[in-house]
RNA sequence: UGACGCGUCGCGGGAGAGUCGGAUCAACCGACACCGAAGGAGCAAGCCUCCCCGCCAAUCUCUCAGGUCACUUCACCGCGACGACCAG
Repeated sequence: UGACGCGUCGCGGGAGAGUCGGAUCAACCGACACCGAAGGAGCAAGCCUCCCCGCCAAUCUCUCAGGUCACUUCACCGCGACGACCAG
RNA backbone atom coordinates (compact mmCIF):
# COMPACT_ATOMS: atom_id res chain seq x y z
C1' U A 1 0.00 0.00 0.00
C1' G A 2 -3.62 -3.56 0.09
C1' A A 3 -7.68 -7.34 -3.86
C1' C A 4 -11.56 -11.02 -2.62
C1' G A 5 -14.77 -11.89 1.19
C1' C A 6 -17.20 -9.56 5.76
C1' G A 7 -19.88 -5.45 8.52
C1' U A 8 -22.45 -0.49 8.33
C1' C A 9 -24.65 3.46 5.56
C1' G A 10 -26.63 5.76 0.99
C1' C A 11 -28.80 5.23 -4.03
C1' G A 12 -31.27 2.10 -7.83
C1' G A 13 -33.96 -2.46 -9.03
C1' G A 14 -37.16 -5.89 -6.28
C1' A A 15 -42.44 -10.40 -5.38
C1' G A 16 -46.53 -12.50 -2.88
C1' A A 17 -51.29 -12.37 -0.21
C1' G A 18 -58.22 -9.84 1.47
C1' U A 19 -62.72 -8.52 2.15
C1' C A 20 -66.49 -6.70 5.49
C1' G A 21 -67.96 -3.65 9.66
C1' G A 22 -66.84 0.15 13.49
C1' A A 23 -64.00 4.61 13.42
C1' U A 24 -62.38 11.50 11.37
C1' C A 25 -57.82 9.59 6.75
C1' A A 26 -53.85 6.81 8.75
C1' A A 27 -53.21 4.24 13.06
C1' C A 28 -56.48 1.10 15.90
C1' C A 29 -60.47 -2.88 17.03
C1' G A 30 -63.39 -7.39 15.60
C1' A A 31 -64.45 -11.71 12.27
C1' C A 32 -62.96 -15.25 8.99
C1' A A 33 -59.34 -15.97 5.01
C1' C A 34 -54.56 -15.56 2.90
C1' C A 35 -48.82 -14.49 1.83
C1' G A 36 -43.65 -15.42 3.10
C1' A A 37 -38.42 -12.16 0.81
C1' A A 38 -37.16 -8.58 8.02
C1' G A 39 -36.26 -11.66 12.10
C1' G A 40 -37.06 -16.56 14.41
C1' A A 41 -37.62 -22.01 14.53
C1' G A 42 -37.04 -27.09 12.08
C1' C A 43 -34.80 -30.75 8.80
C1' A A 44 -30.87 -33.38 4.53
C1' A A 45 -26.30 -34.77 2.54
C1' G A 46 -21.88 -34.63 5.10
C1' C A 47 -18.49 -34.72 9.65
C1' C A 48 -17.64 -37.35 14.56
C1' U A 49 -18.85 -41.98 17.30
C1' C A 50 -19.16 -48.99 18.84
C1' C A 51 -23.99 -46.76 19.64
C1' C A 52 -26.50 -42.57 21.38
C1' C A 53 -25.61 -37.56 21.38
C1' G A 54 -23.61 -33.45 18.91
C1' C A 55 -22.21 -30.10 14.61
C1' C A 56 -24.90 -28.76 10.05
C1' A A 57 -27.68 -24.62 4.41
C1' A A 58 -31.59 -22.50 1.97
C1' U A 59 -35.18 -18.64 -1.87
C1' C A 60 -37.23 -25.95 1.39
C1' U A 61 -40.81 -26.46 5.67
C1' C A 62 -43.46 -23.91 9.96
C1' U A 63 -46.03 -19.30 10.12
C1' C A 64 -44.20 -17.40 16.48
C1' A A 65 -43.31 -12.59 14.56
C1' G A 66 -44.13 -9.66 10.25
C1' G A 67 -47.20 -8.65 6.11
C1' U A 68 -52.03 -8.73 2.57
C1' C A 69 -53.89 0.39 0.04
C1' A A 70 -49.30 2.59 0.99
C1' C A 71 -44.96 2.76 3.84
C1' U A 72 -42.15 -1.69 4.39
C1' U A 73 -36.19 -2.60 10.04
C1' C A 74 -38.64 -6.52 2.67
C1' A A 75 -34.66 -11.65 1.14
C1' C A 76 -31.75 -10.99 -3.11
C1' C A 77 -28.90 -8.14 -7.12
C1' G A 78 -25.98 -3.75 -8.83
C1' C A 79 -23.13 0.84 -7.74
C1' G A 80 -20.68 4.05 -4.27
C1' A A 81 -18.60 5.48 0.52
C1' C A 82 -16.69 4.16 5.28
C1' G A 83 -14.64 0.43 8.84
C1' A A 84 -11.94 -3.86 10.65
C1' C A 85 -9.21 -8.12 9.19
C1' C A 86 -6.17 -10.13 5.62
C1' A A 87 -3.66 -12.78 0.70
C1' G A 88 -0.12 -10.33 -2.17